[in-house]
This is a predicted structure of a 503-nucleotide part of an RNA (small-subunit ribosomal RNA, 5' domain) from an uncultured bacterium. The RNAcentral record of the full RNA draws on ENA, Greengenes and SILVA. The coordinates come from a structure-prediction model, not an experiment, and the mean pLDDT is 83.
Context: one part of a larger RNA
RNA sequence: GGACGAACGCUGGCGGCGUGCCUAACACAUGCAAGUCGAACGGAGUAAUUUCUUCGGAGGUUACUUAGUGGCGAACGGGUGAGUAACGCGUGAGAAACCUGCCUUUCAGUGGGGGACAACAGUUGGAAACGACUGCUAAUACCGCAUAAUGUUAUUUGGGGGCAUCCCUGAAUAACCAAAGAUUUAUUGCUGAAAGAUGGUCUCGCGUCUGAUUAGCUAGAUGGCGGGGUAACGGCCCACCAUGGCGACGAUCAGUAGCCGGUCUGAGAGGAUGAACGGCCACAUUGGGACUGAGAUACGGCCCUGACUCCUACGGGAGGCAGCAGUGGGGAAUAUUGGGCAAUGGGGGAAACCCUGACCCAGCAACGCCGCGUGAAGGAAGAAGGCCUUCGGGUUGUAAACUUCUUUUACCAGGGACGAACACAAUGACGGUAACUGAGGAGGAAGCCACGGCUAACUACGUGCCAGCAGCCGCGGUAAUACGUAGGUGGCGAGCGUUGUCC
Numbered sequence: 001g002g003a004c005g006a007a008c009g010c011u012g013g014c015g016g017c018g019u020g021c022c023u024a025a026c027a028c029a030u031g032c033a034a035g036u037c038g039a040a041c042g043g044a045g046u047a048a049u050u051u052c053u054u055c056g057g058a059g060g061u062u063a064c065u066u067a068g069u070g071g072c073g074a075a076c077g078g079g080u081g082a083g084u085a086a087c088g089c090g091u092g093a094g095a096a097a098c099c100u101g102c103c104u105u106u107c108a109g110u111g112g113g114g115g116a117c118a119a120c121a122g123u124u125g126g127a128a129a130c131g132a133c134u135g136c137u138a139a140u141a142c143c144g145c146a147u148a149a150u151g152u153u154a155u156u157u158g159g160g161g162g163c164a165u166c167c168c169u170g171a172a173u174a175a176c177c178a179a180a181g182a183u184u185u186a187u188u189g190c191u192g193a194a195a196g197a198u199g200g201u202c203u204c205g206c207g208u209c210u211g212a213u214u215a216g217c218u219a220g221a222u223g224g225c226g227g228g229g230u231a232a233c234g235g236c237c238c239a240c241c242a243u244g245g246c247g248a249c250g251a252u253c254a255g256u257a258g259c260c261g262g263u264c265u266g267a268g269a270g271g272a273u274g275a276a277c278g279g280c281c282a283c284a285u286u287g288g289g290a291c292u293g294a295g296a297u298a299c300g301g302c303c304c305u306g307a308c309u310c311c312u313a314c315g316g317g318a319g320g321c322a323g324c325a326g327u328g329g330g331g332a333a334u335a336u337u338g339g340g341c342a343a344u345g346g347g348g349g350a351a352a353c354c355c356u357g358a359c360c361c362a363g364c365a366a367c368g369c370c371g372c373g374u375g376a377a378g379g380a381a382g383a384a385g386g387c388c389u390u391c392g393g394g395u396u397g398u399a400a401a402c403u404u405c406u407u408u409u410a411c412c413a414g415g416g417a418c419g420a421a422c423a424c425a426a427u428g429a430c431g432g433u434a435a436c437u438g439a440g441g442a443g444g445a446a447g448c449c450a451c452g453g454c455u456a457a458c459u460a461c462g463u464g465c466c467a468g469c470a471g472c473c474g475c476g477g478u479a480a481u482a483c484g485u486a487g488g489u490g491g492c493g494a495g496c497g498u499u500g501u502c503c
Stems, first nucleotide, its partner, number of pairs: 001503004006499005013372006019365002021330001026328003030325003035072003040069002043066010079283003088208008098200002103196008111145001113143002120135006151176011181188003209255003216246003221243004226238003258280004262273004285306001287304003308319004336362001338361003344358001345356004375405004385396004409444001412438003419430001447492005452473003458487005468475002
């Protein structure tokens, strides 16, 4: 000198765009943050209408609402950085060892049956949370049967290729495996197979902080054979066999740490850093476990366990903000319990639409960057006042007053957007905002630090090694340009200075 997610002191007019718990991964009141589909299903309710009627009621149709069964989603999106020195990340390869819901393309099929369980009704347990028993019922819920290949498995056999295990492709035989319907009748679903796309999983080369005042470490440990398991390779797991494997090119241990694109600095090499934005990873009160599923070992799912909090009729239950706000606490320090789904995107739905604290906006904060303003021109009796003075004057100083203008901004009024796409129409939270036009009036808007040298900028008074200053040198003990105040001057300017950290 530059930089900052900064803080502190003094000061503070406006706008645009950003940014805002770096500390206690501390504890959390309250509200919201993941639902949707009646065009899968049987009920229930409301309204309208209609048929029958013994006038009690029973049935049908349409529209709407919906607890339950069922489907899809909830594995995305959002948060945090505790752990992790690791194939975690980065980069480059490999999988002849793999999976992939929704989506796209192609081929083939969608036949015929069955038994339940919720809801509901009844009985019943419990303070509650929540159950138990009996009976009835539907489905795109569940289960057999049929059909069966280019699928899977086994056997036999032909061709081609490679990178070792092997891979691709053709034929024959045998065995096994599927489906679901819905409506407004045009569609959309469902099942099997092949391919693509997307997403994921695994393996390897190289790179990835400090300490030797850590030198030896290792028993599933290293390898083999055989099996189990997995989507798949593999000590991943197991039985048996062998005794290996790593290490001064730093193993092991200890400490610290999420990694990267990037960011800051620097001429560069390099050094430092990893806030915001983007990619990957890990975690969701602690630790462990699996279930469901295409996908999780699942933040707002389940089970067990520890700690904590709450309810209780003491028998037993409930909870998890490192989602958005917000509260307490910690701290030098970090915001609203706001508006809207209008846009972009996501989930569900045929759609209308519903949900969306993602997101878009608004609020707070000079926290940062950028822009603008606080007036402009003229104006010497060089006014008054202040300060200094050798008492002549000098300086503040064209500065003010005064004259003539201007109206950015702020304020008021008027009309007033783009962002809004779809055939038309309708649809804007922001917002009556921005921008535009008009009116009035210089009217509402300047401070902070420094002035001994480094370093731009000096005098007076007070103080008297005191009070104090100070980044370094140093200043102050009676004439202090270095302390305090005043006048003046210099620097920057809605900021200025200090502190902290990095280069």
Its Rfam family is "Bacterial small subunit ribosomal RNA".